[in-house]
RNA sequence: GGCUGGCCGGGCGACCGCGUGACCUCCUCGCGAGAGGUGGUCCCGAGGAAGGUCCGGGCUCCACAGGGCAGGGUGGUGGCUAACAGCCACCCGGGGUGACCCGCGGGACAGUGCCACAGAGAACAGACCGCCACGCCGCCCUCCGGGGCGGCGCGGUAAGGGUGAAACGGUGGUGCAAGAGACCACCAGCGUUCCGGGCGACCGGAACGGCUCGGCAAACCCCACCUGGAGCAAGAUCAAGAAGCCGCCGGCCGCCGUGAAAUCUGCGGAGGCCGACGGUGCGCGUACGUCGAGGGCGGCCCGCCCGAGUACGCGGGUAGAUCGCUGGAGGCGGCCGGCAACGGCCGUCGUAGAUGGAUGGUCGCCACCGGGUCCUCGCAAGGGGAUCCGGGACAGAACCCGGCCUACAGGCCAGCCCGU
Numbered sequence: 001g002g003c004u005g006g007c008c009g010g011g012c013g014a015c016c017g018c019g020u021g022a023c024c025u026c027c028u029c030g031c032g033a034g035a036g037g038u039g040g041u042c043c044c045g046a047g048g049a050a051g052g053u054c055c056g057g058g059c060u061c062c063a064c065a066g067g068g069c070a071g072g073g074u075g076g077u078g079g080c081u082a083a084c085a086g087c088c089a090c091c092c093g094g095g096g097u098g099a100c101c102c103g104c105g106g107g108a109c110a111g112u113g114c115c116a117c118a119g120a121g122a123a124c125a126g127a128c129c130g131c132c133a134c135g136c137c138g139c140c141c142u143c144c145g146g147g148g149c150g151g152c153g154c155g156g157u158a159a160g161g162g163u164g165a166a167a168c169g170g171u172g173g174u175g176c177a178a179g180a181g182a183c184c185a186c187c188a189g190c191g192u193u194c195c196g197g198g199c200g201a202c203c204g205g206a207a208c209g210g211c212u213c214g215g216c217a218a219a220c221c222c223c224a225c226c227u228g229g230a231g232c233a234a235g236a237u238c239a240a241g242a243a244g245c246c247g248c249c250g251g252c253c254g255c256c257g258u259g260a261a262a263u264c265u266g267c268g269g270a271g272g273c274c275g276a277c278g279g280u281g282c283g284c285g286u287a288c289g290u291c292g293a294g295g296g297c298g299g300c301c302c303g304c305c306c307g308a309g310u311a312c313g314c315g316g317g318u319a320g321a322u323c324g325c326u327g328g329a330g331g332c333g334g335c336c337g338g339c340a341a342c343g344g345c346c347g348u349c350g351u352a353g354a355u356g357g358a359u360g361g362u363c364g365c366c367a368c369c370g371g372g373u374c375c376u377c378g379c380a381a382g383g384g385g386a387u388c389c390g391g392g393a394c395a396g397a398a399c400c401c402g403g404c405c406u407a408c409a410g411g412c413c414a415g416c417c418c419g420u
Base pairs, nucleotide, nucleotide: 001417002416003415004414005413006412007411008410010366011365012364013363014362015361016360018045019044021042022041023040024039026037027036028035029034047394051405052404054403055402056401057400058399059231060230061229062228071227072226073225074224075223076090077089078088079087080086091105092103093102094101095100106222107221111220112219113216114215115214128161129160130157131156132155134153135152136151137150138149139148140147141146169187170186171185172184173183174182188212190209191208192207193206194205195204196203197202235323236322237321238320245279246278247277249275250274251273252272253271255269256268257267258266282315283314284313285312286311287310288309294306295305296304297303330349331348332347333346334345335344336343337342368391369390370389371388372387373386374385375384376383377382
């Protein structure tokens, strides 16, 4: 100067505050059981990602003889795991001097399709420039046999130039009018067969073959394997309905948030009390009921008025309440097996479960970081001490767990590599 892995994410104290639970006090309501609220004491109270909700599983409900198709997913090999698109080890390819890093890593001779721009031509290709042969025309030279240069036409040619991400193997030679795997040697690559090593992906080697076969499957597709759906608002239990019920409106009361501040007096929020208005359901059974049940006026009778339901029981179930709700593939330590991921055994720990959705704020001291001043050591870079000022991230449980990804002030540890 780098690479990789792991860890921490301020500490102590005081005061104020919030939430669950236990206990106590007081108030209100209620015949009561009890319910709601105020205040107090005690215990406990977020994370490495609690986050994104991208995978996988537990759990719950629904569906489901068996087989197949469709759809979705995965994709080098071997292992780990409850499972995975995760992890570990290895293989192959690429990058780096190196530690190490990256790979959306099955199949392109099953078929279909695509290959922008540029370029003459983009897949059983292609003649733009160039090179070469021939024909015609013009000019020049001539030893009269012919030769040279230029233009046009018609052919040959994939060696050279040029375009491109990619142009149908590379180097050297033979050959040819010029050329070309047309032919030859070596090399590279492909295919087939075989030998050796490895559980395997694959690696090393030999012989033969045609002389060479482009890329894209995160285009369709083919192959192998996996795969029901919904999610704690899952789901379960209890269970009001004419009243300690619900909705809406108004008034009063304190409370919380916001903010520099807001009690009087902003805005927003949930709650308590009082009042007005409105709503309060479904099915079944039995009994009585328009031949008047039942209700209102009333102390009772008569009477008057309203009148089609009323009473009891059962069922399912709405509001509401409770459960699900945290002890689980758990954390830590030791030993053993394994390169490792991980597994086995033993010991030990155990304290968030909210629903106006709590887990915070202020102050002091210490530690850390940044800056200023002073002192001191040093040639210097810089180090040590004192003091003052400032700073502390990302974010926040909501059924639980395993991963992945993303965010993060500042700091610590270990191993390895390169240079000197």